Annotation: Model confidence (mean pLDDT): 76 of 100. Two RNAs folded together computationally: RNase P RNA and transfer RNA, 527 nucleotides in total.
């Protein structure tokens, strides 16, 4: 330098004309008119968590529902960040294991060449030695593979599967408290000269083969042939110290291993969750039919006023139970309003007027400097600053200069074209999700120099 | 602005506690009957389950993120 990963940052600059939206002070009875300040983002978007803020008789138990899940911290609060820890990916060392292929001084054997001849043989065809070839064994070296310990790095919705229901299609013998197709051994019968072949019983689960997954791994021992059958190392499971705030690591010790996977179907455990939502709400004025249809529940008791000679009747209250109904936004108790003979409260559906203006409404979990606390994520103190509030909804347009990259044309010089994703609506704090170009930083690879 | 709801064949739909090759009725095409058209009746063909990504041994179904459709929500008595 260049590639690849991870992070953090800008995301044009500057004049001029000409308008628009606030605001501010000036002129001016007023309409209004020069004029000074200000005016979209990193996602303003998606509405995916969380809040703040405002209404809901101020929300009561269960059940259902939703929603989070290792463990600390930060935070107004999160599904959000920060840091640990485990676990998975890759990548680098070293370890055992397997093994393509290649390599030897070595040792064995086969069959040629060549020499040897005192021993052996001569009904015989042999011994030695030496030479390259060929096989086999060992040993080195190694492409690969498969284990595992370390190291770095990145990743993630990282609670339980010895609580229950339940899944695992096709292939396979077998798919969960297992099974035996192929093979491996053992006996026995039968056939065979043998070598084995076939049949019957039994042993295994190393080896093959299926699958996504096959009942712990590797190695040595062992054995008829094998197994955790037994031992070393690594997983597992108990127990028990240590060291850490905890996840958890780390050592001792017992136990041959029972307890395989799936919860991002159900489920079970802990935790959180009352619902709406700025068209949330309050206020002022304007208008109209306080319109239609359907639904729609009672008694007993008692006090009081009224009228009445009485009976008894309006009227309005209280208590008791029932019953409508709305609220407690799903359902069951429970509450609390309002009502119970009128077709009124209430619901339900169709109708009917306005489509104005003022507040919420931008000073804030603000922003910018420095300094401290803390690994950090945030936090505290000082100082300094006010930074869009629009509403059928401003924030645009022309044009010229520099400037950055892409294209196209030209030997150059240089000259035409393009400019990313996109645009506030009650506010912040976070994910996600699009984004031309461009700068910083770290890890890694690799290339060049010194 | 705000809150809900859907996407499977050309059209209306199914499948929704994940298993082999997603079906249904209409319609399209081709045959069959008919002088001929039409119903009938055989028969085909047509689908990346709105796109991606994950979770699984597998995803149309389970879980994210994105992308198109549909609806509702003002104030006055």
């Nucleotide at each position: 330098g260049u590639a690849u990963u991870g992070g953090a940052c800008c995301g044009g600059g500057u004049g001029a004309u000409c308008g628009c939206u606030g605001u501010c002070a000036u002129u001016g009875c007023a309409a209004a008119a020069g004029g000074g300040c200000a005016g979209a983002g990193g996602a303003a978007a998606g509405u995916c968590c969380g809040a703040a803020c405002u209404c809901c008789a101020g929300a009561g138990a269960g059940c259902a529902g939703u929603g989070u899940g290792c463990c600390g911290g930060a935070u107004a609060a999160c599904g959000u960040c920060c840091g640990g820890g485990a676990u998975g990916g890759c990548g680098c060392u070293c370890u055992u294991g397997a093994g393509c292929g290649g390599g030897g001084u070595c040792c064995c054997c086969g069959a040629c060449a060549c020499g040897c001849g005192g021993c052996g043989g001569u009904u015989u065809u042999g011994g030695c030695g030496u030479g390259g070839c060929g096989g086999g064994g060992c040993u080195c070296c190694c492409a690969u593979c498969a284990a595992g310990c370390g190291c770095g790095u990145c990743a993630g919705a990282c609670g339980g599967a010895a609580a229950g229901c339940g899944c695992a299609a096709c292939a396979g013998a077998a798919a969960g408290c297992a099974u035996a197709c192929c093979g491996c051994c053992c006996u026995g019968g039968c056939c065979g000269c043998a070598a084995g072949g076939u049949u019957a019983g039994g042993g295994u689960a190393a080896g093959g083969g299926u699958g996504a997954a096959a009942a712990g791994g590797u190695g040595c021992g062992g054995u008829a042939a094998g197994a955790g059958c037994g031992c070393a190392c690594c997983g597992c499971u108990c127990g028990c110290g240590c060291a850490g705030u905890a996840a958890u690591g780390c050592a001792c010790g017992a136990g041959g291993c029972a307890c395989g996977g799936c919860a991002a179907a159900c489920c079970c455990c802990a935790c959180a969750c009352g619902g709406a939502g700025c068209a949330a709400g309050a206020c002022c004025a304007a208008a109209u039919a306080g319109g239609a249809a359907g639904g729609g529940a009672g008694c007993g008791g008692u006090c009081g006023u009224c009228g009445g000679u009485a009976a008894c009747g309006g009227c309005a209250g209280c208590c008791g139970u029932a019953c409508g109904u709305g609220c407690c936004u799903g359902c069951u108790c429970g509450g609390c309003g309002c009502g119970u003979c009128u077709g009124a409260a209430c619901c339900u559906u169709c109708g009917g007027g306005u489509a104005g203006g003022u507040c919420g409404c931008u000073u804030g979990a603000g922003c910018c400097a420095u300094c401290c606390a803390g690994u950090a994520a945030u936090g505290g103190a000082u100082g300094g600053c006010c930074c869009a509030g629009a509403g059928g909804a401003a924030u645009g347009a022309u044009c010229g200069c520099c400037g950055a990259c892409g294209g196209c044309g030209g030997c150059a010089a240089c000259g035409c074209c393009g400019u990313a994703c996109a645009g506030a609506a009650u506010u912040c704090g976070g994910c996600u999700u699009a984004c031309a170009g461009g700068u910083c930083c770290a890890a890694u690879a690799u290339c060049a120099c010194u | 602005g705000g809150c809900g709801g859907u996407g499977u064949a050309g059209c209306u739909c199914a499948g929704g506690u994940g298993g082999u090759u997603a079906g249904a009725g209409c319609g399209a095409c081709g045959g069959u009957c008919u002088c001929a058209u039409a119903a009938u009746c055989c028969g085909u063909a047509g689908g990346u389950c709105g796109u991606a990504g994950g979770u699984u041994c597998g995803a149309g179904u389970c879980c994210u993120a994105c992308c198109g459709c549909c609806g509702c929500c003002a104030c006055c008595a």
Rfam match: Bacterial RNase P class A. Rfam links the family to the GO terms dimeric ribonuclease P complex, ribonuclease P activity and tRNA processing. It is annotated as a ribozyme.